[in-house]
A computed fold for a 76-nucleotide RNA from a Nitrososphaeria archaeon, annotated as transfer RNA. The source organism's lineage runs through Archaea, Thermoproteati, Nitrososphaerota and Nitrososphaeria. RNAcentral holds the sequence, with entries from ENA. Its Rfam family is "tRNA". Rfam's curators write: Transfer RNA (tRNA) molecules are approximately 80 nucleotides in length. Rfam links the family to the GO term triplet codon-amino acid adaptor activity.
RNA sequence: GGGCCGGUCGUCUAGUUGGCAGGACACCUGCCUGACGCGCAGGAGGUCCCAGGUUCGAGUCCUGGCCGGCCCACCA
Repeated sequence: GGGCCGGUCGUCUAGUUGGCAGGACACCUGCCUGACGCGCAGGAGGUCCCAGGUUCGAGUCCUGGCCGGCCCACCA
């Protein structure tokens, strides 16, 4: 330098048919318990790596960039 894959709540992850961003763990509150834990119920938490574009509408499609991983090439 070229190619491929990935970046989504604190963490991990689903969402590729373009149409209200979901789950698990963790966290908070209540119930339960003598108490803690477990269990049960509820709640808060992300505008999807960044910037543009297409569209009535973009996590999703297109372009450029950044970061991480893998492969290939080059190597004075």